[in-house]
RNA sequence: CACGUGCUCCGGGGUCGGUGCAAUUCCGAGCCGGCGGUGACAGUCCGCGACCCGCGACGUCCUUCGGGAUCGAGCGGUUGACCUGGUGGAACUCCAGGACCGACGGUGAAAGUCCGGAUGGGAGAAGUACGUG
Numbered sequence: 001c002a003c004g005u006g007c008u009c010c011g012g013g014g015u016c017g018g019u020g021c022a023a024u025u026c027c028g029a030g031c032c033g034g035c036g037g038u039g040a041c042a043g044u045c046c047g048c049g050a051c052c053c054g055c056g057a058c059g060u061c062c063u064u065c066g067g068g069a070u071c072g073a074g075c076g077g078u079u080g081a082c083c084u085g086g087u088g089g090a091a092c093u094c095c096a097g098g099a100c101c102g103a104c105g106g107u108g109a110a111a112g113u114c115c116g117g118a119u120g121g122g123a124g125a126a127g128u129a130c131g132u133g
Base pairs, nucleotide, nucleotide: 001133002132003131004130005129006128007127008126010124015029016028017027018026030113031112032102033101034048035047036046037045043100044099052077053076054075055074059070060069061068062067082098083097084096085095086094104116105115106114
């Protein structure tokens, strides 16, 4: 230095006012933006994760031994949004300006922002141990 096998830790943000019987859901004005990549920095380019849908190994439980239930690795599907000008060798990533997007369930009123699944999961980040070359 490379490869392999483990372990530890980290790993999502955001409100006020008005109207009203009632709204952080409507109206007005704000605020927020996971992870990896990308000749130069990204919510909006490429990809990933999670949520959702389908198939479903292994295991576990039950069984009239036909099978059923449950858990669920893995695989597949679906999944929102950007333009212009400037600088520059190079930028839908920077600067200027103007836009746009945001799962599902709940909630005397309709939710990116409240409550909830979630003290969850996870893309991945950092560190470390052992082994082989």
FMN riboswitch aptamer (RFN element) from Cellulomonas sp. JH27-2, 133 nucleotides, folded computationally. RNAcentral holds the sequence, with entries from Rfam. Its mean pLDDT, the model's own confidence on a scale to 100, is 88. Rfam family: FMN riboswitch aptamer (RFN element). Rfam describes the family as follows. The RFN element is a highly conserved domain that is found frequently in the 5'-untranslated regions of prokaryotic mRNAs that encode for flavin mononucleotide (FMN) biosynthesis and transport proteins.